[in-house]
RNA sequence: GCCCCGUUAGCUCAGUUGGUAGAGCACCUGCCUUUUAAGCAGAGGGUCGCUGGUUCGAAUCCAGCACGGGGCA
Numbered sequence: 001g002c003c004c005c006g007u008u009a010g011c012u013c014a015g016u017u018g019g020u021a022g023a024g025c026a027c028c029u030g031c032c033u034u035u036u037a038a039g040c041a042g043a044g045g046g047u048c049g050c051u052g053g054u055u056c057g058a059a060u061c062c063a064g065c066a067c068g069g070g071g072c073a
Stems, first nucleotide, its partner, number of pairs: 001072007010025004019056001028042004049065005
């Protein structure tokens, strides 16, 4: 230098055909318990890596860039 994969909640990850962003764990609140833990219920938490483009509408499609991983030279 070229090619491929990845980037979504605090963490690990889904997200199908472009149409209101989700799960588990964690944190918070309540119940339960003598207390903790476990269990049960509920709530909060997101510029979908960044900048543009296409579109009525983009996490999703296109281009460039950044970061991480792998391959070739």